[in-house]
RNA sequence: UGCCUAAGGUAUGCAAGUCGAACGAAUAGUUACACUUGUCAUGAUUUUUGCGCGCUUGCGCGCAUCAAGAUUGACGCCGUAACCAUUAGUGGCAAACGGCUGAGUAACACGUAGGAACCUACCCUUAACUCGCGGACAACCAAGAGAAAUUUUGGCUAAUACGCGAUGUAGUGGCAACACUAAAGAUUUAUCGGUUAAGGACGGGCCUGCGGCCUAUCAGCUUGUUGGUGAGGUAAAAGCUCACCAAGGCAAUGACGGGUACCGGAACUGAGAGGUUGUACCGGCAGAGGGGCACUGAGACACGGGCCUCACACCUACGGGUGGCAGCAAUCGGGAAUCUUGCACAAUGGACGAAAGUCUGAUGCAGCGACGCCGCGUGGAGGAUGAAGGCCUUCGGGUUGUAAACUCCUGUAAAUAGGACCGGCUAACUACGUGCCAGCAGCAGCGGUCAUACGUAGAGUCCAAGCGUUGUUCGGAGUUACUGGGCGUAAAGAGUUCUGUAGGCUGUAAUGUAAGUUAAGGGUGAAAUACUCCGGCUCAACCGGAGAAACGCUCUUAAUACUGCAAUACUAGAGGCAGUUAGGGGAUAGCAGAACCAAUGGUGAUAUGCGUUGAUCUCAUUGGGAAUACCGAGGGGGUAGCCAGCUAUCUGGGACUGACCUGACGCUGAGAGACGAAAGCGUGGGUAGCGAAAGGGAUUAGAUACCCCUGUAGUCCACGCCGUAAACGAUGCCUGCUAGAUACCUGUUUAAAUAUGGGUGUCGAAGCUAACGCGUUAAGCAGGCCGCCUGGGGAGUACGGUCGCAAGAUUAAAACUCAAAGGAAUUGGCGGGUUCCCGCACAAGCGGUGGAGCAUGCUCUUUAAUUGGCUGAUAACCCAAGGACCUUACCCAGAUUUGACAUGUUACUGCAGUUGAUUCGAAAGAUGAUACGUCCUUCGAGGGUGUAACACAGGUGUUGCAUGGCUGUCGUCAGCUCGUACCGUGAGGCGUACCCUUAAGUGGGUUAACGAGCGCAACCCCUACCGUUAGUUGUAUCACUCUAGCGGAACUGCCGUCGUAAGGCGGAGGAAGGUGGGGACGACGUCAAGUCGGUAUUGCCUUUAUGUCUGGGGCCAGAAGCAUGCUACAAUGGCGCGUACAACGAGCUGCAACACGGCGACGUGAAGCUAAUCUCUUAAAACGCGUCUCAGUUCAGAUUGGAGUCUGCAAUUCGACUCCAUGAAGUUGGAAUCGCUAGUAAUCGCAGGUCAGCUAUACUGCGGUGAAUACGUUCUCGGGAAUUGCACACACCGCCCGUCACGUCAGCAAAGCUAAGGCCACCCUAAGUACUGCGUUUAGUGGUCCCAAGGUGGAAUUAGUGAUGAGGAUGAAGUCGUAACAAGGUAGCCGUAGGGGAACCUGCGGCUG
Repeated sequence: UGCCUAAGGUAUGCAAGUCGAACGAAUAGUUACACUUGUCAUGAUUUUUGCGCGCUUGCGCGCAUCAAGAUUGACGCCGUAACCAUUAGUGGCAAACGGCUGAGUAACACGUAGGAACCUACCCUUAACUCGCGGACAACCAAGAGAAAUUUUGGCUAAUACGCGAUGUAGUGGCAACACUAAAGAUUUAUCGGUUAAGGACGGGCCUGCGGCCUAUCAGCUUGUUGGUGAGGUAAAAGCUCACCAAGGCAAUGACGGGUACCGGAACUGAGAGGUUGUACCGGCAGAGGGGCACUGAGACACGGGCCUCACACCUACGGGUGGCAGCAAUCGGGAAUCUUGCACAAUGGACGAAAGUCUGAUGCAGCGACGCCGCGUGGAGGAUGAAGGCCUUCGGGUUGUAAACUCCUGUAAAUAGGACCGGCUAACUACGUGCCAGCAGCAGCGGUCAUACGUAGAGUCCAAGCGUUGUUCGGAGUUACUGGGCGUAAAGAGUUCUGUAGGCUGUAAUGUAAGUUAAGGGUGAAAUACUCCGGCUCAACCGGAGAAACGCUCUUAAUACUGCAAUACUAGAGGCAGUUAGGGGAUAGCAGAACCAAUGGUGAUAUGCGUUGAUCUCAUUGGGAAUACCGAGGGGGUAGCCAGCUAUCUGGGACUGACCUGACGCUGAGAGACGAAAGCGUGGGUAGCGAAAGGGAUUAGAUACCCCUGUAGUCCACGCCGUAAACGAUGCCUGCUAGAUACCUGUUUAAAUAUGGGUGUCGAAGCUAACGCGUUAAGCAGGCCGCCUGGGGAGUACGGUCGCAAGAUUAAAACUCAAAGGAAUUGGCGGGUUCCCGCACAAGCGGUGGAGCAUGCUCUUUAAUUGGCUGAUAACCCAAGGACCUUACCCAGAUUUGACAUGUUACUGCAGUUGAUUCGAAAGAUGAUACGUCCUUCGAGGGUGUAACACAGGUGUUGCAUGGCUGUCGUCAGCUCGUACCGUGAGGCGUACCCUUAAGUGGGUUAACGAGCGCAACCCCUACCGUUAGUUGUAUCACUCUAGCGGAACUGCCGUCGUAAGGCGGAGGAAGGUGGGGACGACGUCAAGUCGGUAUUGCCUUUAUGUCUGGGGCCAGAAGCAUGCUACAAUGGCGCGUACAACGAGCUGCAACACGGCGACGUGAAGCUAAUCUCUUAAAACGCGUCUCAGUUCAGAUUGGAGUCUGCAAUUCGACUCCAUGAAGUUGGAAUCGCUAGUAAUCGCAGGUCAGCUAUACUGCGGUGAAUACGUUCUCGGGAAUUGCACACACCGCCCGUCACGUCAGCAAAGCUAAGGCCACCCUAAGUACUGCGUUUAGUGGUCCCAAGGUGGAAUUAGUGAUGAGGAUGAAGUCGUAACAAGGUAGCCGUAGGGGAACCUGCGGCUG
C1' cells in the first nucleotide's frame, strides 16, 4: 500500500450510544433497622429555667416555661430504609460527527481573491433573572384483535416532559405613547443546570471577479426568459414565488446543443517550458437500491430516521408484513486483477455523564500478498596434481577454475538462487541438430545443408530476491515549434482584391492621466508533499524540527522611459489640386477588305469521298459568317481572368513635375461583397470555317485510337446561371534597409553629353538555400497583418450542412492498410534522344552455307542400357590428339569384402616365395593333392610376407550456387585506377575536361591541378635484306645455295610542303617506310558464364556397396529436326598418255629402298637408317598431246551383290582397304545467312599427332598456284567518347496502369427492424408542503394548486442490425491489353464535356513540371 471492472446482488456478526446528579416504576442482590409497632389526641407523674411570696437561709408555696411521660381514645400498618446492578419507559444530549464511495455534475461544483443582506447547539466573556400555579401522557394494571409485525379500549402516576400566570435587565415593533416576549430544577452543600440579551470563538448559508476539457459536420439560444413596481416567502440578498408593466437578456472573446469528466493540494515525467494523471494522505463537493417529499432539530430534506412510488429480495397461518454493506470483515457475480467473517479500546480522537465509566470495525495493532521503497543474508581465510566430469580442439592442448575436494575460522545454526540476454542497435561465442521446415522478431531482418539471429549444450554478459513479458504515461520528438518549425521545386500562399466590417498593428514633438508596466510595503497563498540544513530509530526506507520557496490573487504608496487613454501641434506616410504624358485598360455604336476560307481530294502507302448531270484548276458576279496578316518585339496596358483592323462617344487606373492644400486621414484584413479562362447549363437568335458525339475508310493480332473523308452539339451574339484550371513566378499584401553590370519601355531635365523618377528583362556581390537556384522585381536583413501545412494510401472521398436548373462546387472525416511516399543532386545503365569516332559492321567485291547424297556432332524419340557434361552470341568434327575387347563412367549376369591401391596398431601361424595336378565355371573366382625353396642378427630383436580383428582405404556419388586452379566472352576494345592538392554539406567531381593528333588515355597545346600505377607501345619468338663466324651427313672440288650462331639495318633520320607543336601529305634512297608482315602477350571488371567427369579440395552421402573384379551387351538404335563439313551437279571440266617444280615433319614393337608374286589391297625375301647421310617421298593443281561435246552424260559417285587383303585373342552387332559388278539423289539451291582487304580470299596437294587397326571428309601444321574490291559512313550489328531525359539500379529481358475472375477485411448507402437517453403537448396523480371547508378549532376528515412514478401522441438524436448495391484495401506465378516513365514510340499534365471492355481516347482553353 491492496476491487481501477458491476453506484451489481448480499447470508452472518459487529460499526451510536449515553445520562439514575431530570423522572416514575419493575426485577435481582447486599447491608442496616424492625419483626408488634407507627401517627394524632389525652395527659397521671417527673424534670429544666425565670419571676413573686413565705420562712427554719435553704426549704416550702404560687404563676409562666422547657423536657420526659404512665394511662386512655381515634386512625393506620404487617416490614421499613439505604446501597448496588439490570431491564424497558418518560425526559435530556448525541445520532447532521466519525467511516465509505465517485454514480451524477462543465456547475459559483472546485481553486484563488474579495463582498454584504444572514444563522450558529455545545464553548468563552459581560449584564440581568431563576417567582407562583395547573392539567396530562408513557411505563404499569385490566380486558381484547393478530401467525407475526404490531395494535385497540379502560384505568393509575412522576419529572429538567407539557401548559398557564407574574416580573422585564434586555430584546423586537413603533416617530412616540405604548404593545409583545422568559425560565427548571438536581444534589453528597460544593457545585451542576435553566431563562433573556450583547459580544467573541467555531461552523455554516448566500453573492461576485478571475482560472482550468473536447466538438462549429452544434450558429443562433431564451418567455420566469431580462428588467421594473407591488405582494408573498426565507435565517438571509435575489424571478426564490406570484400579479401587473416593459421587451428585453446571451452569443464568433463561441451562446445554445452534443460528448467526456467529481475538483484542488498534489503525483509521474521533463534541462526547462510543458505533457499526462487525480490511487494512498489532506481540503472541498456530491451520493446512500432508482425517483419524489417533507418532519424533527442549532444544524438534515438525514448511509445504519420517517412517508409515498418503482424494481428486487425475504417471512407468512395468504389475511398481511419486513429489508437496503458506495461502514468493518465476509460472500456470490463480473474481471487480466486486489486481503482476515482477527485482537483491543492500552494510546490518539469522538458521543454521553459531575465523575467513576459506558460505547466507538474511528483508531491502535495483528494476519495475507516480493504490490512498492529500504536494509541484510545464502559464509570467511587458505587451497594446483590446475582432480574428475562437461564443452571445445589445430589433438599439442584450452576452458569451466581457487571454482570443488580438503584444512582452519566466525556463528545457535553456513542456512534458498534465480531470471533474462549473448548478429547490429547493446555488455556478452562456440559446437551440434534443423534445412524458407520447425521456428524467431522491438526495428531492420534471420532460416532454402558449414545459422555467433531457430532448438539444445557448454562458455560468457547484465541484473539479483528478484528477473523478464504485456499494457499505460512522459521523454527522446525542434514530430504542433510560447521557449522552438515551416509554405519556389519536399505537405503547405485562398484564382484576384478595385469595396472593405470586426480584429491586430500604427509617423514626429510636447502636455495631462496612471489602466498596462516597474519599485517598495501589507494580507493571503492550510497542513502534508517536493527542496536546503539540523536531528531521532545501529544504517536506510521512515520520522521529527527549522528555513527557504510557493512564479498566483489582492490592498496601499511611489515612479512615468515604453504601450494605452484624453486633448494639442507638425509634415517625411497617405490623400487632394494644377500642368504634362504612354498605353491591344473597359463599355457601346458604326465602318473596312490588295490578304484568308469553303475550293490545287488525301496519305508513310492506300481507300472511303467528289467527278462525264463536266468536278478540280482558271476567270467573273453575288451572298455569308467568323477572325483581324504585315507592324509585332518575352514590347505595352490591366487586381487577376485577360486585352490586338479602323473611327466615334462614354469611362477606370497609372507615371512624372510643382514654391499649393488637408494633417496620420495609414497597413493588413477572419467573415461579407464584387470580379473570375475554357468547358458546361437555360431562353431566343446565328452557323462560313473548325469540330466532342456519330457514320465511313485505312492501320492493326485487335484499334471503341493515333491518319483520312464526312459531321451534330459547341465555338459567335443578347440576357441569365455556373465559380472551377498546371486560375503558375507552382513565390500573399504593405514598409524600411543591403555592391554593381547591361538592355529595353515611358516621364522630367538638357543645345548635347548627361542627370534623375516609374516600369520590364538578363548576368552577377554579400547573404540565403537540402541542393537546384534566388539575389534592390529576393527565395537576403528586419517589422506588421492575413491564409495554409504536419508520413503515404484510404480521400479532396463518405455522411451532414450551404450554394446550384443540372453537371457539380464548397466545407470535410473515420475505420482499415503500408514502412515507406516525396524533393534536389550524384554515379551508372538505358532511349523507336542528339553529336563525334572506330571495326570485313554496312557498302564495293570474291567464294560459300541454306536445296542433294554421304560423314560427324546435337536435340528428340526409342531402349535393359543407348554413361555423363556443354545449350543465343560465348553449345552442337565441343570434352574425345582416334568407343570392336580394354577404354567405360551405362545395362544384364556372375564373383568379392581391410578390399584392385596407401599408412598404422594388435594377435597368431608357418617364416618369403615358386611350381601348381584335380573338380566346378563363360571368365573372374573357389578348391587346393604335390614338389622345390626359406632374409638378417649384437641372439634381445629388426625387416618382409600371410591370416584374423581394428583404425581406415575406395567412390567418374552430390553440390562449379561452398572453392582453388584453368578457360570462354565483351576485347587487343582503350580503357581502369591511386597519392597529394583543389571544388562540393555530401554522394562525388577534378586529374581522365577542351582543341588538334594517333591504331592507341599515342603524343602535343591549353588548363586547379601535379605526379604515379595497371593497360597501349616497346622489350620476346618467327619471317623478309646484308655482313661475319663455323660448317657435318649437303657440294666431284672452290664458290653460290643451304644449315645455325653472332651482328647490322628503319629512326618520320633526309628533302619539299602544311601545322605553334604533336603530327599529316608527297618524294628520294633502300631488301624493307611510317606499329614492314605474322605470333605470343588479354587492364579494372562483367556474365553466381564453363569445368567437383583432368588434377586439387570444404561440406554431405555410401561402406558385403554408389567400392573392386569378370563375361556379354550398349555408347554405332532412328519417324523427325538442327549444326559443322566432305563430294558433287561438270568442258576454267572428266578420262587416258607424257612430263616439271615444294615445304613442314615422322621413323627401332619403327621407316623400309630394291627384287619377285598378285589386276589390286598386299604378300615373300631384304640393303640402308637411332636420321641435313637411309626410308616414308611418285607432291598435286600446273604444262603438253589425245579423247569426250552438253547428255543425268566417259558428269556424279551413294547404295547394293560377289570375291578378297591387312591389323588384332576376337572384325556378327561394329574396322579400314582392294578388285569385279551395280550406278541413287543431284543440272548451282526459298526466306534467310557466313567468311575474307594480299601472298589474303579462292584453289591444289603434302606431313604429323592420337594409333595394333581404323570411322580423319576432323584437328594441327606445311608449302604450290594466286585474284577482285573499298565511292563512302545514310542505314544494320558491336564498341569507345561527350551531351540530354528517366518514375530504371536484379539497371529496358527494367519499371508500371486499369478492367475482369477468386479469397479475405474494414467502412459507406439501403426498404426496414430493434434499443437507449433526453425533449414537447395532453391525461392521470401517491406521499407531501402551502392554502382552504367542516370539526370542542382537539383528534381528525374533505377540497384546490404544484408534483414522483405511470399512460397516450408527436418531433428529433444516438447506437445496433439489415436482403442488396457502389467503391476501397489486401492477397501466390490468374485473364485482357500496354496508359505512364526515354521524343515511352500520338510529349505529358490541369480544368471541363462527350465517348469507350479496360487502362484510356477525342474536343475546347490553359501549363512546362
This is a predicted structure of a 1409-nucleotide RNA (small-subunit ribosomal RNA) from a marine metagenome.
The sequence is in RNAcentral, with records from SILVA.
Its Rfam family is "Bacterial small subunit ribosomal RNA".